The prediction has a mean pLDDT of 82. A computed fold for a 73-nucleotide RNA from Candidatus Iainarchaeum sp., annotated as transfer RNA. Rfam family: tRNA. Gene Ontology term of the family: triplet codon-amino acid adaptor activity. By type it is a transfer RNA. It was read from a public genome assembly.
């Protein structure tokens, strides 16, 4: 030096071929429930690593680039 997978909330995770409201589960706030407390049950908050292109629209398509993991030399 060639090459390849991953990067999404505080964790973990689908969704990406096959562009069209970012989903789930834990956690965490709030209320109902209960004498209280855990459990349930409603309900909210919070995410697409990063610049750039394409396109009416980009987590998805294309391409630098950063970080990790693997092969190869």
């Nucleotide at each position: 030096g060639g090459g390849g997978c991953a990067u999404u909330a505080g964790u973990c995770u689908a969704g990406c071929c096959u562009g069209g409201u970012a989903g789930g589960a834990c956690c965490g706030g709030u209320g109902c429930u209960u004498u209280g407390g855990g459990a349930g049950c409603a309900u909210c908050u919070a995410a697409c690593g990063u610049g750039g292109g394409u396109u009416c629209a980009a987590a998805u398509c294309c391409u630098g680039c950063a970080u990790g993991c693997c092969c190869c030399a």